[in-house]
RNA sequence: GACAAACGCUGGCGGGGUGCGUGAGACAUGCAAGUCGAACGAGGAGCCUCCGAGCUUGCUUGGAGGUUUCCUAGUGGCGGACGGCUGAGUAACGCGUAGGUGACCUACCCGGAAGUGGGGAAUAACUGCCCGAAAGGGUGGCUAAUACCGCAUGUGAUCGGUGAUUCGAUUCACCGCUUAAAGGAGCAAUCCGCUUCCGGCGGGGCCUGCGUUCGAUUAGCUAGUUGGUGGGGUAACGGCUCACCAAGGCGACGAUCGAUAGCUGGUCUGAGAGGAUGAUCAGCCAGACUGGGACUGAGAACGGCCCAGACUCCUACGGGAGGCAGCAGUCGGGAAUUUUGCCCAAUGGACGAAAGUCUGAGGCAGCAACUCCGCGUGAGGGACGAAGGCUCUAGGGUCGUAAACCUCUUUUCUCAGGGAAGACCCAAGACGGUACCUGAGGAAUAAGCCACGGCUAACUACGUGCCAGCAGCCGCGGUAAUACGUAGGUGGCAAGCGUUGUCCGGAUUUACUGGGCGUAAAGAGCGCGCAGGCGGCUGGUCAAGUCCGAUGUGAAAUCUCCCGGCUCAACUGGGAAACUGCAUCGGAAACUGAUCGGCUUGAAGGUGGGAGAGGGUAGUGGAAUUCCCGGUGUAGUGGUGAAAUGCGUAGAUAUCGGGAGGAACACCAGUGGCGAAGGCGGCUUCCUGGACUAACACUGACGCUGAGGCGCGAAAGCGUGGGGAGCAAACAGGAUUAGAUACCCUGGUAGUCCACGCCGUAAACGAUGAGAACUAGCCGUCGGAAGCAUCUGGCUUUUGGUGGCGCAGCUAACGCGUUAAGUUCUCCGCCUGGGGAGUACGGCCGCAAGGCUAAAACUCAAAUGAAUUGACGGGGGCCCGCACAAGCGGUGGAGCAUGUGGUUUAAUUCGACGCAACGCGAAGAACCUUACCUGCCCUUGACAUGCCAGGAAUCCCACAGAGAUGUGGGAGUGCCUUCGGGAACCUGGACACAGGUGCUGCAUGGCUGUCGUCAGCUCGUGUCGUGAGAUGUUGGGUUAAGUCCCGCAACGAGCGCAACCCUUGUCUCUAGUUACUAACAGUUCGGCUGAGCACUCUAGAGAGACUGCCGGUGAUAAACCGGAGGAAGGUGGGGAUGACGUCAAGUCAUCAUGGCCCUUAUGGGCAGGGCUACACACGUGCUACAAUGGACGGUACAGAGGGUCGCCAACCCGCGAGGGGGAGCUAAUCUCACAAAGCCGUUCGUAGUCCGGAUUGCAGUCUGCAACUCGACUGCAUGAAGUCGGAAUCGCUAGUAAUCGCAGAUCAGCACGCUGCGGUGAAUACGUUCCCGGGCCUUGUACACACCGCCCGUCACACCAUGGGAGUCGGUUGCACCAGAAGUAGGUAGUCUAACCUUCGGGAGGGCGCUUACCACGGUGUGGUCGAUGACUGGGGUG
Repeated sequence: GACAAACGCUGGCGGGGUGCGUGAGACAUGCAAGUCGAACGAGGAGCCUCCGAGCUUGCUUGGAGGUUUCCUAGUGGCGGACGGCUGAGUAACGCGUAGGUGACCUACCCGGAAGUGGGGAAUAACUGCCCGAAAGGGUGGCUAAUACCGCAUGUGAUCGGUGAUUCGAUUCACCGCUUAAAGGAGCAAUCCGCUUCCGGCGGGGCCUGCGUUCGAUUAGCUAGUUGGUGGGGUAACGGCUCACCAAGGCGACGAUCGAUAGCUGGUCUGAGAGGAUGAUCAGCCAGACUGGGACUGAGAACGGCCCAGACUCCUACGGGAGGCAGCAGUCGGGAAUUUUGCCCAAUGGACGAAAGUCUGAGGCAGCAACUCCGCGUGAGGGACGAAGGCUCUAGGGUCGUAAACCUCUUUUCUCAGGGAAGACCCAAGACGGUACCUGAGGAAUAAGCCACGGCUAACUACGUGCCAGCAGCCGCGGUAAUACGUAGGUGGCAAGCGUUGUCCGGAUUUACUGGGCGUAAAGAGCGCGCAGGCGGCUGGUCAAGUCCGAUGUGAAAUCUCCCGGCUCAACUGGGAAACUGCAUCGGAAACUGAUCGGCUUGAAGGUGGGAGAGGGUAGUGGAAUUCCCGGUGUAGUGGUGAAAUGCGUAGAUAUCGGGAGGAACACCAGUGGCGAAGGCGGCUUCCUGGACUAACACUGACGCUGAGGCGCGAAAGCGUGGGGAGCAAACAGGAUUAGAUACCCUGGUAGUCCACGCCGUAAACGAUGAGAACUAGCCGUCGGAAGCAUCUGGCUUUUGGUGGCGCAGCUAACGCGUUAAGUUCUCCGCCUGGGGAGUACGGCCGCAAGGCUAAAACUCAAAUGAAUUGACGGGGGCCCGCACAAGCGGUGGAGCAUGUGGUUUAAUUCGACGCAACGCGAAGAACCUUACCUGCCCUUGACAUGCCAGGAAUCCCACAGAGAUGUGGGAGUGCCUUCGGGAACCUGGACACAGGUGCUGCAUGGCUGUCGUCAGCUCGUGUCGUGAGAUGUUGGGUUAAGUCCCGCAACGAGCGCAACCCUUGUCUCUAGUUACUAACAGUUCGGCUGAGCACUCUAGAGAGACUGCCGGUGAUAAACCGGAGGAAGGUGGGGAUGACGUCAAGUCAUCAUGGCCCUUAUGGGCAGGGCUACACACGUGCUACAAUGGACGGUACAGAGGGUCGCCAACCCGCGAGGGGGAGCUAAUCUCACAAAGCCGUUCGUAGUCCGGAUUGCAGUCUGCAACUCGACUGCAUGAAGUCGGAAUCGCUAGUAAUCGCAGAUCAGCACGCUGCGGUGAAUACGUUCCCGGGCCUUGUACACACCGCCCGUCACACCAUGGGAGUCGGUUGCACCAGAAGUAGGUAGUCUAACCUUCGGGAGGGCGCUUACCACGGUGUGGUCGAUGACUGGGGUG
């Protein structure tokens, strides 16, 4: 795009078309083929005349005759062979197309020629009788004809003969035999008929060339088969049929068989070529319940006959009737297809002389949006941009000039009036009072469907929450859905719109036009070669292909164009063109072909030559392994990662000598050689194939390819017989392992070897068929030849192989590139999404194993190639890090502290979960905090803004209560003012609202952790690539560093690194109190005082370090190594500083915030409780286990901080915590504040201790409203575990670890935690193999939520299709046989018999019967094939 469509929603009108696609299922009822009285007899009816009867005297009835443009059962004629329906069958001369018929027929019709004389015998109707329920039938009798039969005539025709003619059976002439007829109408003229023949028109039969679906998993078929001769038969040729003879005929150019199917003009689609299709209309064929058969006829059977069968109906049970695939209609089937209508007016048909009759052909109408076409549902104005809906950032936006409203129109509609054409003549119009015309009325009667994520035009809100649902493909939906549902809006089409189905297109996705095969599917493992296809140069001839012209045909309709008719269109009339085809005739001769010649370049063969693991055969050689014998010799050997099994004291291994046997041939040896491929390797012999090369002479296209076919064909395997050293499936043992039916080891049988025969497959690979030609080069190598040169080496040219690189070109890329995957030609093979499956079934081959050929159901929305970026690897290279190693100290064991899990609980609030949660949020839960629980209370609220009313605010007291709260009392009257009031605050009230530590960190902002202070992450321009992307950023060095240098199709730049900042280490300057004190003076001996600013120190400003200098290394670079100087040396130490990003990492409970939820509660207040629980498990710590220690006594030295609601001195009291006291200090001044380890002494002596301090008891101190749950500390008493910690694991590289104390934040009080501070102060680093993490380059990848990836097979369960299967059932078909209705043909004298003949006896002829042949149905047996089904079973697919 289309449709003979169907379904869903919707539906105003008109016109033109179309309408059982399924059950060729079954059918009630009516109709669809009759007509002619001018062929005939008879009967009936009407009318007229006559007669009779009844009587009501004009009506009924009977009879006879006549008459009729009347009717018709029968005889007869013509027509029922047309028209109408259907598509079952048919793969065929069925259809299409072009021809043939000298091999034929043709009623009616037309033209022509001739004739139409005279007789005969019957029979239906009718009637008598009989049978039957009926349908019908029998018998006797009568009768007519255009019915039937002789005779005559014979134009003519048939047959025979003769002669011409023709290629021929044609045609012509003559002779002979045979052979026709019917009458009717009319007063008549005449007309209509009849008979014979010729011709014609139109119609048919038969024959032929070509075309006409799929399957080879159908390869052979055929006995009337193929042909001949003769007979028969037919309208006619013919094995059409029969007898005989011959043995043919068809088939890979697809016979036979199976499946499917009516064919065509055309129709749909497509640019075309094609593909699909065969409704309506038209041509042909076939069919008429199924099968068979003939009759009649010009012609054969839908509405004829006979028989058989199934079915239906009637029946008196004896027997009969029927055939809608005609028009309507019914049932059924189905997703689905109409009225039991009107009319013969027109067109056409049958009959008739005609009038006419008949006609479900046809013309019309009805039903159906089934389809095509046309029209309408109003037009113009109209902003307050109404109401309302939807939305919203709350302003607005949008539906929207849309509506209302004003003006107008009347197609359609309704009513009324008129009213056709369609018909030439006499009358007659179904449609139809229709089309059309006129008038009136009134916007009146008339809009839906689908879609809105992308493809694809059109977006928002709400609801829902992987639910409900959507979906053509991709895919939507798990709480913000433009994708579901609804609404508003929008888009599209419109009396329709969507959906489903089917066909073509897109799909160059079967490729003729117009594809491919190295890696995506696809080159056969290789050759030889029949058929076939293709084929070098040149000349002549022919004209099959080819080309040109002409003629015929290619039906009409359709399509295209033009003109016309319905108002237009659809539709339709006329004309043209077209129908791309076929046939015939004529012509051309370039090319192909055929044929006759010639040629040498393709090909082959002759001669010379050299190369080679080419093949086969027979011999032969040495090394090595093993075994046997002997010698020497002694305890091991062998084997592995390490071992063990094994061998060995019965003498192994080792070693020497001798022997046996089998197999394979080291070095040479090479991207070397040979072969078609498989493949071929010691040496020699014999036989033998091929290639190459040189130069000519010979043959003269002899060539290339190659479906089938034939042959060769690694390894393994099979059969028979040998052989068997080594190796070695299976097998055994030993190891390894969770296991180890493996990898490793020790053994070991088939086999490996030979001969003969099978198998016929491989990643049989260059994953690249064979042949030919053409198209830049360079370098190597093997074989041959030529030239030049040479001392042996070399160079150049050429040819055939074999390799590497590479231009053009090709390729999706990778890559290929004269050995093509380039450009062309010829031939063969093969491919057409993945899986199922190279499987099943069938066939062929094989001894078997198995091979070859080779599907389908079902299932998926992919499977695949090449390349890219990442990530990953028990891949590689380089490098780094307390990563390992080397060390020191810990954790893991104990007790306690603290956090977490778990458990418990009314609650034990919440969060954090590998590193990167767990002394974390929490720099401090007794109340508060507090979010949790229980109970008691409040509801505009504890808090914000706005409104109203009242009141200053505020303070104090009493009572009740656990308190919140409630009640009562008292004190108190402020500030500004324009004098109205106002601002702040308080109380009360109503409503907007407040409030929420309620949910979502997976809706978010912000902040943070982590990789990681790792060295990376990117951009612009350029270049390369079809592209993803690459380059830069890789490489060579170097660095802590993408740090720097060099190189480079890159050149630059940004974020990171480094530096700039703070601190610390040295010095200088400035300044000198509260700090300092060298010198001077004083002194209470304390920098205390005077004094000083030198020093220390304080805190400001500077200096200093930059690989700057020297040497070496390096590339003369960057840089590294060493050195000098220096307080400090190569980033001096420490800190702050965290790139692009990753982890949907953490946080809605810091804060902020979208959405959702609660609103007398999930908000707010209060009291008490809980967060502090405790069989247990883990993390982080503290204290220890002791002598490098504990205890006692004495004694020395810090830094950095804090302090007025504070730090608190001296002094006094207390064993002590502490109390009293009150000086000083807003701090370099006073104070916290004695630092501790250390040092000097004494003691303890290895013990559960003079270690260790848990736990518990008693007594206290302090803070605080309050230490019960639940604080810290003190004293006395008690004195647990623990004697250095399993597997495992952590920190640290120097002022570090370890160890020692001090201070601070939080804080009323509470630290073993945290953050800082100083004191003492080590050990070790060979090194980068390994563990972990990271960086760069490279490689592989089937990974990309990226190895915590992907993914294979069994098993279990469910479902689906399918193979096998004892069989069973059915369809179809072959063969053999039985049987044989009706019928036809032949035979027959059983029986009957009008016409003709007769010698009257009969005969001729015919009917019935019987019989023979053929044959439908039916039956028996045995095969093939297809389908269904089947216990069980096999694999497959999906989940």
Molecule: small-subunit ribosomal RNA
Organism: uncultured bacterium